[in-house]
């Protein structure tokens, strides 16, 4: 130098306008007050990439059910540790792959019992096709036949030894159900519903009053629930920063910070300056093999990833241009 392996960082920066969604303070406008609710000024806050995704595992949390035990479903599965918790994370062992750095593993149990095993081949898991040998049976004797017993062969990935539990089983542990649109709480019209009063001796209505005219209903209170509102709602197994314990996941302790909360659903446009990348193009420039390789500046232009919070948190999977750091292998050269 070249090829890898493996762990992390980051994924545009300033600014300037117009907007949109909360918070805090003011003021207006509604109200009998108040509480919300609009409106408006002023000030600060407003995605991620350990992906806010997939919603695939665990869990907090909230209703619903639940004496107790057992079965059935259904995950999990080397031995320790970690942790709220797990199918997740670490160490170790073990097995495969890789020259190596490393990478992958559903990795218990086949002396309970079931079931699978392509071709070939006699026979694929209750064995017997070929030949040999021995011994038994018959025979005066022998051989063939048969029965036993023991060898060799050949077919296959395996041939009486096993092998597959990622088939069913068996062992061990685990799980109750539905999810923040759970759930609480406060409540209009309107239609029923329970309860009092009125009401053919005519209510109610036309109609303020009187007469008149119609003629089965009014009228009030109470709880239910829908619209609609608020809470749940972001201060948490939180970040950041330092010592310490452990090989390590992790956990302790001390200081510091407060980081979106929408609800059909904000977090965005539009412009300038920079940065990074590519591509033409010009000047300088370095090295030699003298027409190629670089390196610097300057103009131009293009280009900049996957991906958008919905109750919160730990995982796992997945996506993702580009840049960057560390450790480490390998194989070549030079000293």
């Nucleotide at each position: 130098a070249a090829a890898g392996u493996u762990c992390g960082u980051c994924g545009g920066a300033c600014g300037a306008u117009c907007g949109c969604c909360g918070g805090c303070a003011g003021c207006a406008c509604a109200u009998c007050c108040a509480a919300g609710u609009u409106g408006u000024u002023g000030c600060g806050g407003g995605a991620g990439g350990c992906a806010a995704c997939g919603u695939c595992c665990g869990g907090a949390c909230u209703c619903c059910g639940c004496a107790g035990a057992g079965c059935a479903a259904c995950g999990u599965a080397g031995c320790a540790g970690g942790u709220a918790a797990c199918a997740c994370c670490u160490g170790c062992c073990c097995g495969c792959c890789g020259u190596g750095a490393g990478g992958c593993g559903a990795g218990g149990a086949u002396c309970a019992g079931a079931g699978c095993a392509a071709c070939a081949g006699a026979g694929a898991c209750g064995a017997g096709c070929u030949u040999c040998a021995g011994u038994g049976c018959u025979u005066c004797a022998a051989a063939u036949c048969c029965a036993c017993u023991g060898a060799a062969g050949g077919u296959g990935a395996a041939a009486c030894g096993g092998g597959c539990a990622a088939u069913c089983u068996c062992u061990a542990c685990g799980u109750g159900g539905a999810g923040c649109a759970a759930c609480a709480c406060c409540a209009a019209a309107u239609a029923g519903g329970c309860g009092g009063c009125c009401g053919a001796u005519g209510a109610c209505c036309c109609u303020g009053c009187u007469c008149g005219g119609c003629g089965a209903g009014g009228c009030c209170g109470c709880g239910g629930g829908u619209a609609g509102g608020u809470g749940g709602c972001u201060u948490g197994a939180g970040c950041c920063g330092g010592c310490g314990a452990g090989u390590g996941a992790u956990c302790g302790c001390c200081g510091g910070c407060c980081u979106a909360g929408a609800g059909g659903a904000a977090u965005g446009g539009u412009c300038g300056u920079c940065a990074c990348g590519g591509c033409g193009u010009u000047a300088c420039u370095u090295g030699c093999u003298u027409g190629c390789a670089g390196g610097c500046a300057g103009c131009g232009c293009c280009g900049c990833c996957c991906a958008g919070a919905a109750u919160c948190c730990g995982g796992c999977g997945u996506a993702c241009a580009g840049a960057c750091g560390g450790a480490c292998u390998u194989u070549g050269c030079g000293c």